[in-house]
RNA sequence: CGGGGCGUAGCGCAGCUUGGUAGCGUGUCCGUUUCGGGUGCGGAAGGCCGGAGGUUCAAAUCCUCUCGCCCCGACCA
Numbered sequence: 001c002g003g004g005g006c007g008u009a010g011c012g013c014a015g016c017u018u019g020g021u022a023g024c025g026u027g028u029c030c031g032u033u034u035c036g037g038g039u040g041c042g043g044a045a046g047g048c049c050g051g052a053g054g055u056u057c058a059a060a061u062c063c064u065c066u067c068g069c070c071c072c073g074a075c076c077a
Stems, first nucleotide, its partner, number of pairs: 001073007010026004020057001028044005050066005
């Protein structure tokens, strides 16, 4: 330098193809269960979907640009 993949809750991921009010597991907090811990059960909080712009009545999803990480290739040695 070229090609590809990934970026969504503290962590690990789904949702994108086919646009319609953002989910799962785990963790955290509260209650309950227990003599206590653990476990089980119930509930709650937590995300401007990497950033900017565009299309649209409506964008995590479509388009453009851009940032970061990873892989492959090229180049140099």